Predicted 3D model of a 346-nucleotide part of an RNA (small-subunit ribosomal RNA, central domain) from an uncultured bacterium.
Context: one part of a larger RNA
RNA sequence: CUGGGCGUAAAGCGCUCGUAGGUAGUAUGGCAAGUCAAGGGUGAAAUCCCCGCGCUCAACGUGGGAACUGCCUUUGAAACUGCUACACUUGAGUGUGUGAGAGGAUAGUGGAAUUCCAGGUGUAGGAGUGAAAUCCGUAGAUAUCUGGAGGAACAUCAGUGGCGAAGGCGACUAUCUGGCACAUAACUGACACUGAGGAGCGAAAGCGUGGGUAGCAAACAGGAUUAGAUACCCUGGUAGUCCACGCUGUAAACGAUGGAUACUAGGUGCUGGGAAGUAUUUUUCGGUGCCGUAGCUAACGCGUUAAGUAUCCCGCCUGGGGAGUACGGUCGCAAGGCUGAAACUC
Numbered sequence: 001c002u003g004g005g006c007g008u009a010a011a012g013c014g015c016u017c018g019u020a021g022g023u024a025g026u027a028u029g030g031c032a033a034g035u036c037a038a039g040g041g042u043g044a045a046a047u048c049c050c051c052g053c054g055c056u057c058a059a060c061g062u063g064g065g066a067a068c069u070g071c072c073u074u075u076g077a078a079a080c081u082g083c084u085a086c087a088c089u090u091g092a093g094u095g096u097g098u099g100a101g102a103g104g105a106u107a108g109u110g111g112a113a114u115u116c117c118a119g120g121u122g123u124a125g126g127a128g129u130g131a132a133a134u135c136c137g138u139a140g141a142u143a144u145c146u147g148g149a150g151g152a153a154c155a156u157c158a159g160u161g162g163c164g165a166a167g168g169c170g171a172c173u174a175u176c177u178g179g180c181a182c183a184u185a186a187c188u189g190a191c192a193c194u195g196a197g198g199a200g201c202g203a204a205a206g207c208g209u210g211g212g213u214a215g216c217a218a219a220c221a222g223g224a225u226u227a228g229a230u231a232c233c234c235u236g237g238u239a240g241u242c243c244a245c246g247c248u249g250u251a252a253a254c255g256a257u258g259g260a261u262a263c264u265a266g267g268u269g270c271u272g273g274g275a276a277g278u279a280u281u282u283u284u285c286g287g288u289g290c291c292g293u294a295g296c297u298a299a300c301g302c303g304u305u306a307a308g309u310a311u312c313c314c315g316c317c318u319g320g321g322g323a324g325u326a327c328g329g330u331c332g333c334a335a336g337g338c339u340g341a342a343a344c345u346c
Stems, first nucleotide, its partner, number of pairs: 003318004007300002012314001014201004021194003025088002028085004033081002035077008049065006091191001092188003095184005103177007110154001115149007125136002162169002206247006215241002220236004258313006266291011295302002319346003328339004
C1' cells in the first nucleotide's frame, strides 16, 4: 500500500460552529465531460507469451504470430454520474398558534444552620477517641435565652424527573436572552449532510491583579497509634474554596459507543404536546428508562435511544516496554499543553 478494524482487546477529537473539499431529493427537456459501442491512426526494435527452426541437448540464437491492457481521432448511443434550462414539495428553513423546563446573564430579596461578638441565667466541666492526649474552661467555658455581625450553601419538594452541544445547571422575585416540542400547512423551493485547516465554549486543580474569608481544608504544627508512622485517628491551621477581570485548556471531559439519513417484532414504566371519545380508554408526535424478536458479537452483551441492515462525511488504530519520553516547532506569566520519534529490549 491492498486491507481489516475502533463499547470492554490498539483505536471516536471533551463539545459545538463553520471554510475548502467530499457527498446529496422528485419530474421533464437539452449538452455529451465521465461512461459505452464501432471504425481509423499510433503504440520502434529487442524483451515477455505461443507455434516452429538451428547449434548432439540446454542455455543461447533465429522465423512467424499474438500481445503491447495505452494515447489520439472520427462517427454514434443517452440509462447512470456530471453540466445546463425549467418545474415540484416529501428533505431543510420561515410564518402563525400553543406548551414544558435547576438552559444562560444581571440585579435584588429570604429563611434554616455553622462560627464570632455583646448581654442575661447558671456552675464545673466541655470537646474528642477504639482508648487517650494535645485543645477549650473558675479571667466563668459547655448548656440555655435575647440582640447583633459576616460569609458560604440553598434541607423538604427531588424522581434511572427536567433543561443544555458538551462542560454543566437546584431557595425566591424581576429584567434581558438562547434552544426545544406539538399543532397548523400560509411562505421559500434542495436553500441539505459532513467537515481537513480555522474559530468559539470547556469540571476540578493551578496562575496573575484587586477584594472577601463563616464553615471546610492541601502545606504546616502539636497529640496519639506504631518497631518506625514524613500516613490512616484527634486538636489546631495557611494557601485555596467565594467575588470581579484576565490566563490555563486538561479529566475514568464515560454511554469508555463521532455526526447525519433510511429501513428492520413487540411488551412495559416515566415525561412534554396533540387528536378522538368520555366511562374505563384508544391513538399520534417528541424525549427518557427497563425487558426482549430477527440480526449482530470472541464472549459479556447490544437490540427502533443498535453494538442490526445500508449510504455519505470526518477522526483514529496497526505487538508490549522504551514513551506520551527525547529533540525540534508552537502556545503559555509559570505550572505545563499540543504536535511527537529513535536506539535498545522482550
Rfam family: Bacterial small subunit ribosomal RNA. The RNAcentral record of the full RNA draws on ENA and SILVA.